[in-house]
Molecule: transfer RNA
Organism: Patescibacteria group bacterium
């Protein structure tokens, strides 16, 4: 310099246009002499900026960051 694929919760991943979910972690409660464990429940999220659309995580664009490939 081409090309390609990814970016959602503290992590890890679901969500093919119609109010973003689960599991783990953290917190709170139940149990327990105490802790663990089990069991209930609670908090937290769409990389960014335009565009399409009654309505975008989701179609298009660009740009940032990253992984892979050829050079």
């Nucleotide at each position: 310099g081409g090309g390609u694929c990814c970016a959602u919760a503290g992590u890890u991943a679901a969500a093919u246009g119609g109010u973003a979910u689960a599991a783990c972690u953290u917190c709170g409660g139940u149990c327990u002499c105490c802790a663990a464990a089990a069991c209930c429940g609670a908090c937290g999220u769409c990389c960014u900026a335009g565009g399409u659309u009654c309505g975008a995580u989701u179609c298009c664009u660009a740009g940032u960051g990253g992984g892979c490939c050829c050079g």